[in-house]
RNA sequence: AAAACAGAAAUAGCGCCAGGACAAAUUUUAUUUGUUGACGAGGAGAAGGAGUAUCGAAACAUUCGGCGGAUGCCUUCCGGUUUUCACAAAUCGAGAUGUGUUUUUAGAAAAACUGCAGGUGAUUGCAGAACAAAGAAAACAUGAUGUGAUUC
Numbered sequence: 001a002a003a004a005c006a007g008a009a010a011u012a013g014c015g016c017c018a019g020g021a022c023a024a025a026u027u028u029u030a031u032u033u034g035u036u037g038a039c040g041a042g043g044a045g046a047a048g049g050a051g052u053a054u055c056g057a058a059a060c061a062u063u064c065g066g067c068g069g070a071u072g073c074c075u076u077c078c079g080g081u082u083u084u085c086a087c088a089a090a091u092c093g094a095g096a097u098g099u100g101u102u103u104u105u106a107g108a109a110a111a112a113c114u115g116c117a118g119g120u121g122a123u124u125g126c127a128g129a130a131c132a133a134a135g136a137a138a139a140c141a142u143g144a145u146g147u148g149a150u151u152c
Base pairs, nucleotide, nucleotide: 014068015067016066017065019064020036021035022034023033024032025031026030039056040055041054045077046076047075048074049073078093079092080091081090082089084149085148086147087146088145097143098142099141100140101139102138103137104136105135113128114127115126116125117124118123
C1' cells in the first nucleotide's frame, strides 16, 4: 500500500457504464486516460409474480442507449368501510367506500441568467433571485350490494 473482516452513516428520477457524444495526451487515426450519462414533488399491511411504475419543470443530440434496483400494478392472504352480526360481493390500506366542488398542503428544485472557486480542458461545486402539476387532508354534496338471523 492492497485485500479481508467488523461497525456507522447516506441512497429510489436511486446506483453503475462495455454503446454514443465530448476533452486531453501520445501518435499515423487508432490507443490510453478522463468528462457527461434524471430537476424536484409524491408514494410502503404481508407474500408471490410480471415488469418502459405517478406528477409536472427543463431541454430538444443525451433526462439518448444499456444493466441492476424501486414505495406503483396484478394475484392470494390479513385488515378497514358499506345500519348491528355472519357469509359473499364491491372498494380501499391502520387518516383504510366511489364520484364531484371548494380550501389547504403549495414559498419545488434543477435548467437559463449573474457572480465566486477547482480543473490544461471536456466540465464540477457554491451563492443569488423566480415559476408547477398530480397526489393527500378537511368541509359540503351525491351515488352505492346480495342472502340469512336478530333488534327497533
GlmS glucosamine-6-phosphate activated ribozyme aptamer from a Clostridia bacterium, 152 nucleotides, folded computationally. It matches the Rfam family "glmS glucosamine-6-phosphate activated ribozyme aptamer". It is annotated as a riboswitch. Model confidence (mean pLDDT): 78 of 100. It was read from a public genome assembly, where an Rfam model found it.